[in-house]
Molecule: transfer RNA
Organism: Actinobacteria bacterium 13_2_20CM_2_71_6
This record gives sequence, C1' cells and structure tokens, in this order.
RNA sequence: GGGCGGCUAGCUCAGUGGGAGAGCGCCUGCUUCACACGCAGGAGGUCGCUGGUUCAAAACCAGCGCCGCCCACCA
Repeated sequence: GGGCGGCUAGCUCAGUGGGAGAGCGCCUGCUUCACACGCAGGAGGUCGCUGGUUCAAAACCAGCGCCGCCCACCA
C1' cells in the first nucleotide's frame, strides 16, 4: 500500500428501509429472621464520525477513524 470482517445499553450480541431490542448485569418493590433463588416493575443508547440517497437511514452509498485477519512491499 491492497483485500476482507467488525464498531448498536455496563458486558455479550440480535436487528439489513418505517416500534431501537434480547440475555446477563444494575436499581426499586414483594417474598425471607436475613441472604440467595423466584416474581413484578424500572433506569440506562449522539446505533464509531461526517456527508449523501430517500417522504423516511442503525440499515443503502461515499469519505474518514478505531479494532482484527490475510496479502504485498521495504532496508
């Protein structure tokens, strides 16, 4: 330098054009002598950044950034 994959909640990830979600974790309540388990409820997101397409973008397109893998090059 080239190619490919990834970036979404604290963590692991789903979602491929119209509601932003799951599991675990966290908080509150119930239960218990107490804790755990269980049950009910809740908080938490600039969807990596910028621009474009579209009536509408997490999603499609372009550029950039970061992480990983492969290839090439260099003295």